[in-house]
RNA sequence: AGAGUUUGAUCAUGGCUCAGAUUGAACGCUGGCGGCAGGCUUAACACAUGCAAGUCGAGCGGUAACAGAGAUAGCUUGCUAUCUGCUGACGAGCGGCGGACGGGUGAGUAAUGCUUGGGAAUAUGCCUUUGAGUGGGGGACAACAGUUGGAAACGACUGCUAAUACCGCAUAACGUCUACGGACCAAAGGGGGGGAUCUUCGGACCUCUCGCUCAUAGAUUAGCCCAAGUGAGAUUAGCUAGUUGGUAAGGUAAUGGCUUACCAAGGCGACGAUCUCUAGCUGGUUUGAGAGGAUGAUCAGCCACACUGGGACUGAGACACGGCCCAGACUCCUACGGGAGGCAGCAGUGGGGAAUAUUGCACAAUGGGGGAAACCCUGAUGCAGCCAUGCCGCGUGUGUGAAGAAGGCCUUCGGGUUGUAAAGCACUUUAAGCGAGGAGGAAAGGUUAGUAUUUAAUAAAUGCUAGCUGUGACGUUACCGUGCCAGCAGCCGCGGUAAUACGGAGGGUCCGAGCGUUAAUCGGAAUUGCUGGGCGUAAAGGGUGCGUAGUUGUUUUGUAAGCGAGAUGUGAAAGCCCCGGGCUUAACCUGGGAACGGCAUUUCGAACUGUCAGACUAGAGUGUGGGGGAGGGAAGUGGAAUUCCGAGUGUAGAGGUGAAAUUCGUAGAUAUUCGGAGGAACACCAGUGGCGAAGGCGGCUCACUGGCUCGAUACUGACGCUGAGGUACGAAAGUGUGGGGAGCAAACAGGAUUAGAUACCCUGGUAGUCCACACCGUAAACGAUGAAUGCCAGACGUCGGGUAGCAUGCUAUUCGGUGUCACACCUAACGGAUUAAGCAUUCCGCCUGGGGAGUACGGUCGCAAGAUUAAAACUCAAAGGAAUUGACGGGGGCCCGCACAAGCGGUGGAGCAUGUGGUUUAAUUCGAAGCAACGCGCAGAACCUUACCAACCCUUGACAUACUUGUCGUCGCUCCAGAGAUGGAGCUUUCCUUCGGGAACACGGUGACAGGUGCUGCAUGGCUGUCGUCAGCUCGUGUCGUGAGAUGUUGGGUUAAGUCCCAUAACGAGCGCAACCCUUGUCCUUAGUUGCCAGCGCGUAAUGGCGGGGACUCUAAGGAGACUGCCGGUGAUAAACCGGAGGAAGGUGGGGACGACGUCAAGUCAUCAUGGCCCUUACGGGAUGGGCUACACACGUGCUACAAUGGCGUAUACAGAGGGCAGCAAUAUCGCGAGAUGGAGCGAAUCCCACAAAGUACGUCGUAGUCCGGAUCGGAGUCUGCAACUCGACUCCGUGAAGUCGGAAUCGCUAGUAAUCGUAGAUCAGAAUGCUACGGUGAAUACGUUCCCGGGCCUUGUACACACCGCCCGUCACACCAUGGGAGUGGGAUGCAAAAGAAGUGGCUAGUUUAACCUUCGGGAGGACGGUCACCACUUUGUGUUUCAUGACUGGGGUGAAGUCGUAACAAGGUAACC
Repeated sequence: AGAGUUUGAUCAUGGCUCAGAUUGAACGCUGGCGGCAGGCUUAACACAUGCAAGUCGAGCGGUAACAGAGAUAGCUUGCUAUCUGCUGACGAGCGGCGGACGGGUGAGUAAUGCUUGGGAAUAUGCCUUUGAGUGGGGGACAACAGUUGGAAACGACUGCUAAUACCGCAUAACGUCUACGGACCAAAGGGGGGGAUCUUCGGACCUCUCGCUCAUAGAUUAGCCCAAGUGAGAUUAGCUAGUUGGUAAGGUAAUGGCUUACCAAGGCGACGAUCUCUAGCUGGUUUGAGAGGAUGAUCAGCCACACUGGGACUGAGACACGGCCCAGACUCCUACGGGAGGCAGCAGUGGGGAAUAUUGCACAAUGGGGGAAACCCUGAUGCAGCCAUGCCGCGUGUGUGAAGAAGGCCUUCGGGUUGUAAAGCACUUUAAGCGAGGAGGAAAGGUUAGUAUUUAAUAAAUGCUAGCUGUGACGUUACCGUGCCAGCAGCCGCGGUAAUACGGAGGGUCCGAGCGUUAAUCGGAAUUGCUGGGCGUAAAGGGUGCGUAGUUGUUUUGUAAGCGAGAUGUGAAAGCCCCGGGCUUAACCUGGGAACGGCAUUUCGAACUGUCAGACUAGAGUGUGGGGGAGGGAAGUGGAAUUCCGAGUGUAGAGGUGAAAUUCGUAGAUAUUCGGAGGAACACCAGUGGCGAAGGCGGCUCACUGGCUCGAUACUGACGCUGAGGUACGAAAGUGUGGGGAGCAAACAGGAUUAGAUACCCUGGUAGUCCACACCGUAAACGAUGAAUGCCAGACGUCGGGUAGCAUGCUAUUCGGUGUCACACCUAACGGAUUAAGCAUUCCGCCUGGGGAGUACGGUCGCAAGAUUAAAACUCAAAGGAAUUGACGGGGGCCCGCACAAGCGGUGGAGCAUGUGGUUUAAUUCGAAGCAACGCGCAGAACCUUACCAACCCUUGACAUACUUGUCGUCGCUCCAGAGAUGGAGCUUUCCUUCGGGAACACGGUGACAGGUGCUGCAUGGCUGUCGUCAGCUCGUGUCGUGAGAUGUUGGGUUAAGUCCCAUAACGAGCGCAACCCUUGUCCUUAGUUGCCAGCGCGUAAUGGCGGGGACUCUAAGGAGACUGCCGGUGAUAAACCGGAGGAAGGUGGGGACGACGUCAAGUCAUCAUGGCCCUUACGGGAUGGGCUACACACGUGCUACAAUGGCGUAUACAGAGGGCAGCAAUAUCGCGAGAUGGAGCGAAUCCCACAAAGUACGUCGUAGUCCGGAUCGGAGUCUGCAACUCGACUCCGUGAAGUCGGAAUCGCUAGUAAUCGUAGAUCAGAAUGCUACGGUGAAUACGUUCCCGGGCCUUGUACACACCGCCCGUCACACCAUGGGAGUGGGAUGCAAAAGAAGUGGCUAGUUUAACCUUCGGGAGGACGGUCACCACUUUGUGUUUCAUGACUGGGGUGAAGUCGUAACAAGGUAACC
């Protein structure tokens, strides 16, 4: 420090997720030791039991218990009993001090709290300092005794008694009060020691000490006040009557409405009052670079609370955790009358919970209380126990050890890996265990570690060494099981038969007594942006102005609030950080420092900001003179057009559409002429022209009125800018009332279209559109761009004004508007660019993932429609922007192709052949499926083929390799059984030899294996089809772009062509095109048999038959030839095109082979090969028979026809290319014929197949189901073949079906082509109408590219990228989820008005009662009890507000498997879309 995830890829926006650190944690698996810490986060829920606050006899009366001593009595003279407070001590009691500390908890509390810093009107026990005093009296009450009530708790009455308990008196200031005269206020004694003196023998007295009283100063502690800071919500905007202030009084330790009376009407609030929700605050902790964020366990400071609520008493201090009173809830005891209690102290129990410990030891240490002290008390505290809860340290050995052991796993079977790991050998002894010794609560001492720099240093830090990270050839790294199942998953995602993602195994990595998971916080997240973000299109500028609070030109002097510098105080300790020290180290503990970013006080300064005062003119404004304008509201007025009405002319249609119809018209329309009525809007001018803040504004005239601008100058003197709330304006539609209504036109009606058509189109048509007044307040109210100011290159238009020049429309310049292009700069890019989206400043508004949703609820506004403000649950991992490459478009441009058109001939109709589907079947084997499956694999199924079916057989097998035993036969022939395979019997006896033997074959055996046309073509190789013989597909370097990518390859021409030329940030290159290859067309050379025969001969009825010849044809080798080479024209002078000459051939001459990068998971596991899976007496192998040939039907491809351009008959002419020995077969003979007999010739330029046929000549038929057509059927044959029944071809005789040119639709072909005619070959025993080749005869047409199909290039749009067979919207139906409304229902909180009134305090009161003091002895003062009034807790009622839960039914929303209906959007999305 970043990474993953939106896309085919890219950049940017934006969310989600991960890697880090942390925790009072929990859970899972595992678990050796020690040190230091920590340990109910939930029910402030309820608590059994024990303990947690006592102490003082040196305050007092005393003596219940214990111990001692003494005395008395009895006697068993060392025992018993009794007595004595005499002593140590001490229960209970009076009294003092302490129970207000310590300990717990965080319910309440958003300020009566806390933090920081100040302040004045206070108190302060114990402690310290100082001063003064401590004299003399009195009366009681507990304990105790007696009586008595009660179950108990606990009392009642009578009597006795002490004090440091209580009360007067005296004294009285440096105290308090004061009218300045004065007045008033206290006390207590105890203990130790003691020379003299006195004594009632107790003491007095003296001294020491602890106390006591009144003051003084301090310290400490506590109370009060002020300022600032300290959560959320405005869907909480107004709150407040003791409320705010004053006066007086009361009250308090003290100020104060703290309380009361009176007076005034204030006080708080947008700098957030009031209300609601949440919460103890802080030092700190955690995270972070920091700023910040989150948090407030342990430790420390403050606060609050103590079962819930209220109250006071005592006291220095409380409204009191282990005190009191009352009320309430709960629990316990009870004799039912009444009582007792409060673990949020320490342990512990139940409960709750994912979850948190022992009913331990000790006061030895540190503290606390009491005491003079000893000492007592102390669940504070110190220790121990439990728990891996956390942090830290240690151990589980060290060295050596390759036969790289065994075993496991993988394997290409070679090996690899686990792995020096183990074993083995040597060594050490930490930890643990055992034994022995033994310190301490303190002190002292010692030791080691690579090098350099630095340093006081051997610490730390840094550098080097070292190490870490990165890269990734191997590399397509990956075993078994499972098979969208089981499961995983933090995000993306994995799993559908070869899973590195599931489960297991093996190996590796990280950490290590822990490791993971979950939860939570911060970080990464610059994803709330102060540091440090944005708003044209991604989320985001308010519809626009005016205007209150906010902010502001130049200059002078002062001031000193901000600001700067210094000083002082404070910022507790602990913690963090630095330097040291102590535990062997560390964690931990400890000393010092720094820091604590802050607050306050004070001194100085005066640049800047501010305040006050003065001056200025550059901002702003006013006056004056010009100018332009659809600026606004009001009144008047004009012409054209539509419609309607009246009249005339006139006749059959008009209107409307893609085409029609509804509609109008013979009752006279449309058309046309004239006249009239009425309403609305203003053609041309007219213009990215003008005006206005925006919305918006358009005939003309008049008056009223706002703003703008230019020129020159005078004046005012910062008067400016922005603007939350507020206020005004604000298109269209809509609303109300009243008018108006020509045209247009929601709704509605009809006609069309359509599968439907509640639409698009047409005919009508009402609100509305218009006017007046009043509402509404929204728009894609857009420049999707807030307002203002300043600055930063230009060029060219245009509107308004001015100046200058020439001069009569130009040039130059200036101010103000409005546009286009473009530099710097900015931007994710697109783009913006002086009219900024640039560089800066001020102020306002707004945004923070998509959906839910601009929705619900609440509020405000509105007559309503609705507007405005504005969430959450839930759900997804994306949604969105710009640009790129493709693909696509019922987008555009250019171009090509038998693509259309122009033609010729077909298919589709018939019969038959053949293939397919379907059906059937025991089987009808399998594959191929739009083009690119269907006369395809099959260049040929009677058996075989054959893979299918039935029944019959074999199991190391029909075939391969290897081992082994024995036999001697194998091969071949014959016979028997059987459908055959097979079984049985008989005959026969292989080759080589160096004679040792070897080879092959056969029958057996064994277990490895064979075998599979079984599956997967979506695991594959190879081969093939297709786009397409279309002209494309790419690369290197360079350049452009952030990038994907672009450029090149685009453009202008041209071509069959990315063919070539030119231009050009490109220059080159590769695979394709073309050419090179084959064939054909002309000529030449060479050669001349089996081919040829002109000339010369021979010969024949005739024939190159023969001698000969190479001239010709031909054969087959090699050459020549054609290249836009030449001429003219066009073109840019190019490339090229057009025409011509010559030539056998002319612009690639014709044909063929040849198929770029790639697409279709195209086809083939059944040609072959092959991974994986599957079968193994069968899914293998053999054989017989059957099937692949079935047949209601549908489709494809063909053949033959329907006839006269023909059929039939007779005669007759002319090819090319092939094939032939298990072959082709001549002449000849026989048969009507298929063919048979026979076998000359030929392994073929020699012989044969082999007569080519259309054609030509003559004859016949005469338009008919025929002398057309030949299916079908009957009969008789031929041939092949073991065998023609299922199931062959052919021949002859007879039979003579459909069919008279074929609907919608559709195919081929551009020249030696179509059409037509025959010939040959492969396969093959036989079996072509198929396929492949060959020649004969031999046309028609192409204006042209609008349209259909396919393709290429450029461009455009896109929400598509599985790429239009794409994407995608809404209703409905079903399931689930959360949520709104809802008659209501049930809880909680709270306001107001009342009722009620315990305990208590205060006021009043003389009903009852009363020790101290006074007294005139009667009583009084004072007190207690009682009564009453005020305040008030619980509680009760009524009525509101608010919140939570629930509710029949209901609304929309979200998510779901492949549901239903349509097709709204994305392309011109087929009616442009949207607001």
A computed fold for a 1475-nucleotide RNA from an uncultured prokaryote, annotated as small-subunit ribosomal RNA. Its Rfam family is "Bacterial small subunit ribosomal RNA". Its family is annotated with ribosome and structural constituent of ribosome in the Gene Ontology.